Predicted 3D model of a 132-nucleotide RNA (SAM riboswitch aptamer (S box leader)) from an Actinomycetota bacterium.
The source organism's lineage runs through Bacteria, Bacillati and Actinomycetota.
The sequence was found by an Rfam model in a public genome assembly.
The prediction has a mean pLDDT of 81.
[in-house]
RNA sequence: ACCUCAUCAAGAGGGGCAGAGGGAUACGGCCCUGUGAAGCCCCGGCAACCUGCCUGAGUCGUCUUGCAUCCGCGAGGCCCGAUCAGGAGUGGUGCCACCUCCGUCUCGGCAGGUCGCCGAGAGAGAUGAGCG
Numbered sequence: 001a002c003c004u005c006a007u008c009a010a011g012a013g014g015g016g017c018a019g020a021g022g023g024a025u026a027c028g029g030c031c032c033u034g035u036g037a038a039g040c041c042c043c044g045g046c047a048a049c050c051u052g053c054c055u056g057a058g059u060c061g062u063c064u065u066g067c068a069u070c071c072g073c074g075a076g077g078c079c080c081g082a083u084c085a086g087g088a089g090u091g092g093u094g095c096c097a098c099c100u101c102c103g104u105c106u107c108g109g110c111a112g113g114u115c116g117c118c119g120a121g122a123g124a125g126a127u128g129a130g131c132g
Stems, first nucleotide, its partner, number of pairs: 003130006013043005021032003026104004044096003049092002053087005059082003063076005100124001105121006
């Protein structure tokens, strides 16, 4: 890289270098941009996917205990682990214009010459984790 799963309606600033493009791809739109695009650097921030931290919950395992031939049944309790929920934000990432900027494919509805509008989904993309 491929593949699998999850999320994508929210959120997030300044400065320096640089000097014409950028918003994934092909096309069609629509935006951003010398009042400085892309890219690189410094500081800052947002988020909560993974890791680690705190708190809670007998929910499960396990543990204690009574009964029981076995399978099990009852009671107890966060010692330990898992799971779930919340909080903070260590470390690893990511991100900090516009719904993934909108559409191009399918289905349904509205309308009824097409174009179009609304909803759902697919595909593709991005990010994280796993696999590799």